RNA sequence: CCAGACGGUCGGAUGGUCGCGCCUCGGCAAUGAGGAAACUCGCCGGGGUGAGGAAAGUCCGGGCUCCACGGAAAUACGGUGCCGGUUAACGGCCGGCGGGGGCGACCCUAGGGAAAGUGCCACAGAAAGCAAACCGCCGGCGCGCCGAGAGGUCCGCCGGUAAGGGUGAAAGGGUGCGGUAAGAGCGCACCGCGGAUAUGGCAACAUGUCCGGCACGGUAAACCCCACCGGGAGCAAGACCAAGUAGGGGCGACGUCGGGGCCUCGGCUCCGAGGGCGGGUUUCCGCGCUGUCGUCCGGGUCGGUCGCGCGAGGCGUCCGGUAACGGGCGUCCCAGAUGAAUGGCCAUCCCCCGUCAACUCUCGGGUUGGCAGGGACAGAACCCGGCUUACAGACCGUCUGGCAGC
Numbered sequence: 001c002c003a004g005a006c007g008g009u010c011g012g013a014u015g016g017u018c019g020c021g022c023c024u025c026g027g028c029a030a031u032g033a034g035g036a037a038a039c040u041c042g043c044c045g046g047g048g049u050g051a052g053g054a055a056a057g058u059c060c061g062g063g064c065u066c067c068a069c070g071g072a073a074a075u076a077c078g079g080u081g082c083c084g085g086u087u088a089a090c091g092g093c094c095g096g097c098g099g100g101g102g103c104g105a106c107c108c109u110a111g112g113g114a115a116a117g118u119g120c121c122a123c124a125g126a127a128a129g130c131a132a133a134c135c136g137c138c139g140g141c142g143c144g145c146c147g148a149g150a151g152g153u154c155c156g157c158c159g160g161u162a163a164g165g166g167u168g169a170a171a172g173g174g175u176g177c178g179g180u181a182a183g184a185g186c187g188c189a190c191c192g193c194g195g196a197u198a199u200g201g202c203a204a205c206a207u208g209u210c211c212g213g214c215a216c217g218g219u220a221a222a223c224c225c226c227a228c229c230g231g232g233a234g235c236a237a238g239a240c241c242a243a244g245u246a247g248g249g250g251c252g253a254c255g256u257c258g259g260g261g262c263c264u265c266g267g268c269u270c271c272g273a274g275g276g277c278g279g280g281u282u283u284c285c286g287c288g289c290u291g292u293c294g295u296c297c298g299g300g301u302c303g304g305u306c307g308c309g310c311g312a313g314g315c316g317u318c319c320g321g322u323a324a325c326g327g328g329c330g331u332c333c334c335a336g337a338u339g340a341a342u343g344g345c346c347a348u349c350c351c352c353c354g355u356c357a358a359c360u361c362u363c364g365g366g367u368u369g370g371c372a373g374g375g376a377c378a379g380a381a382c383c384c385g386g387c388u389u390a391c392a393g394a395c396c397g398u399c400u401g402g403c404a405g406c
Base pairs, nucleotide, nucleotide: 001402002401003400004399005398006397007396008395009394010393012349013348014347015346016345017344018343020050021049022048023047024046025045026044027043028042032041033040034039052377056388057387059386060385061384062383063382064234065233066232067231069286070285071284072283073282074281075280077230078229079228080227081226082096083095084094085093086092097111098109099108100107101106112225113224117223118222119219120218121217134165135164136161137160138159139158140157141156142155144153145152146151173191174190175189176188177187178186192214193212194211195210196209197208198207199206200205238306239305240304241303248297249296250295251294252293253292254291256273257272258271259270260269261268262267275290276289277288278287313332314331315330316329317328318327319326320325350375351374352373354371355370356369357368358367359366360365
């Protein structure tokens, strides 16, 4: 100097002027205006404060609110899936192990189980689940030809073979040596695989030693099996105030058992049991509510206040920890609208790109001045911890690779 990897910060600044929302203090107006009411609203001045790293997507997890469901067991559905730690919790984060990618710094990981079962492995190929032989290699036999003979050669049949070649993502462990008629874990060495065991580690695992020729492939982001976790709805949740009705009316069907009352002997009504319902389903226990079903007509309220920001809070510092994170001490209060506030104008500066001129130069570039253009993604609406996506440009740190010089 070039290229790259990981992490972090900012993402316009200043001044003037006019104008906004909320909180608070003071003054004014209060016999004010709106409204049925609850309640809401005004003017002037001082002070304080006022969008994001993603406010976005709504993909996870919670806090909070309400709900008459609760306990035990089983199961459906959904989620997660190596080990350890962290957290309110998570599918997050941190650290590690195994596997994969990269020269490397680093990055990715949907990472339990294929001997519980089912499915799939297209095409090509002889053959893709119990094997198999297309080309080939070897042996034997037969016929023809050559040859004095040994033997060689063409073709056919039988037997052996899976080392060589081909097909394929993958061909029944791999490489090498020996052995064989030719071959083959047939034997051996190493690797791989299975088992046993020792050491290290909390563990996932790693390393070593011994035994076994061992060959029943791959695939579960296919169904499935295993382990663990899981009420519902959500701020349009919900609480209160005001106002106003209609827990309305008609029709039809069903209504088990026992007891009581009334009665016009049709029926009505009360209690108990039974039945039904209770945020996946089933069973048991407990608790709560309750006659059941269908159909037609129809009423009130779309008002107001709260919820609404002091928090699993921010910042600084110390301690523990590899880290995520935890703890101590100090300090700060940093939006709360409700058709929805933080904006408009002017000036100067800053950053980036292009261009012109001058100077300089190691000819890559740098400095100064002028002109023109541009300055990203994008706006809270209950809050928080994450994930994912979008983002013009500027800066900082650490590390890796390459080139050159000293």